[in-house]
Formats: sequence, C1' cells, structure tokens
RNA sequence: GCGGUCAUGGUUUAAUGGUAGAAUGCCUCGUUGCCAACGAGAUGAUGGGAGUUCGAUUCUCCCUGACCGCA
Repeated sequence: GCGGUCAUGGUUUAAUGGUAGAAUGCCUCGUUGCCAACGAGAUGAUGGGAGUUCGAUUCUCCCUGACCGCA
C1' cells in the first nucleotide's frame, strides 16, 4: 500500500428493515444476629458523519479504532 472481518448499557452478548432484549455489574428494598447466597425493584447502550427508505442497529459510502491475510 491492497483486501477482509468487527464496533450495541460498566463488561459479555442477542436482535438483521418496524423503533433494542438477556446475563453480569452498580444502586435500593426484603430475607439473616452479620456476611454470602436468594427474592423483588430501579439504573444504564446501537463508534462518528452522509445517503437510500414512510421507517436504519440492520442496506450503501466516507472517517476513526481493533484484529486477520497478501505484498
């Protein structure tokens, strides 16, 4: 330099055009003499920009970052 894959709550991940779900973590409450465990609740996310579309996490392009391959 060229090509490919990936980017979603703090973390690990699902959803692949119809408005994003789970686990875990943090917080609160209950249970317990205390902790742990358990139960209930709350919190919190689509890397940035542009385009297509009635509607974009999803499709297209550019950028950023990570990884892989070729040279």